[in-house]
Context: one part of a larger RNA
Molecule: large-subunit ribosomal RNA, domain IV
Organism: Dehalococcoidia bacterium
């Protein structure tokens, strides 16, 4: 000096990104216990008191009650919850990055959409076959959401899906006709040229799809701008105009979302870029890519408080081990 442990005056978070670490608390019995709540909880809430020994009474007894005694200390050592308030997220118990992440991520019960009539859909396999399932739509597959409560607005123009079949387009294939080559034949000797064969062209016929017509958003997704206006001012219930498929409803809102921004006001502090409550000017919330709440729960995150402490003011001492020096 380091590691591990013990003690520490006065103060008590002034430490620090942050009470990290440490300390506090702790058992049993009795008393007592708030908001809120899904009436189960919250709750061991919180906060108190007692605990040993002698003796007497009661009791079958554990034990309870009365009187007395001792110590600094009676769960006399050890083991053995710190607590409260408020907010965010996720309902919960679970699951996860074996070896830097345990969470607000995943899952979840619930809800919805969709496919599937059974040799099901879907999946594996070249196939046979198998799973689905020795199941049968209260079943099985896929997708999203994520307890519960209150709800879940408008848009089908685009993309997707479903349905439709009149018209347009259209493949292989079929094919009327045309062109070319070849040559029996004819010939005015220049050529013409049947049938067949070959090459080529090709009107027309030809399904699905696409175009087209509808439906569908708990399908993918989307959900405006400018100008004016009220008898102070300000603001605009109101009006005008342009565009759109439709112009964001309820609720929430400087938010895990707010750039400007430490927005403004209020609370908390002596002092608060964090926190809580409001406001709404939402750069760029918003309704199952769910919206807003929510008791309980959480080795989650944030702010505050009580208790407690060597975290600190600011150090000190001790023990054990290592290191160091000598042998």
């Nucleotide at each position: 000096u380091c590691a591990u442990g013990g003690c520490u005056a006065a103060g008590g978070a002034a430490c620090u990104a942050g009470g990290c670490a440490a300390a506090u608390u702790a058992g049993a019995u009795c008393c007592g216990u708030a908001a809120c709540u899904u009436c189960g909880g919250g709750a061991g809430a919180a906060g108190g008191a007692u605990c040993c020994c002698c003796u007497c009474g009661c009791g079958c007894g554990a034990g309870c009650g009365g009187g007395g005694g001792c110590g600094c200390a009676g769960u006399g050592a050890a083991a053995a919850g710190g607590c409260c308030c408020a907010a965010a997220c996720g309902a919960c118990u679970g699951u996860u990055u074996a070896c830097c992440a345990a969470a607000a991520a995943c899952a979840c019960a619930u809800g919805u959409c969709u496919c599937u009539g059974c040799g099901a859909a879907g999946a594996c396999g070249c196939a046979a076959g198998u799973c689905g399932a020795u199941g049968u739509a209260u079943a099985g597959g896929g997708a999203c959401u994520g307890a519960c409560a209150c709800c879940u607005g408008c848009c089908c123009g685009g993309u997707g899906c479903u349905g439709g079949a009149a018209g347009g387009u259209u493949a292989a294939g079929g094919a009327a006709g045309g062109g070319a080559g070849u040559u029996a034949g004819c010939u005015u000797c220049g050529g013409c040229g049947a049938a067949g064969c070959u090459c080529u062209u090709g009107a027309c016929c030809g399904a699905a799809g696409c175009c087209c017509c509808a439906g569908u958003a708990a399908a993918c997704g989307g959900c405006g701008g400018c100008c004016g206006u009220a008898a102070c001012u300000a603001u605009a219930a109101c009006g005008g105009u342009c565009c759109u498929a439709a112009g964001g409803u309820a609720g929430c809102g400087a938010a895990a979302u707010u750039c400007c921004u430490u927005g403004u006001c209020g609370g908390g502090u002596a002092a608060g870029u964090u926190c809580c409550g409001a406001c709404c000017u939402g750069c760029a919330c918003g309704a199952a890519u769910g919206g807003u709440g929510u008791a309980a729960c959480g080795a989650u995150u944030u702010g505050g408080g009580c208790a407690c402490u060597g975290u600190c003011u600011c150090g000190g001492c001790c023990a054990u081990g290592a290191g160091c020096u000598c042998g």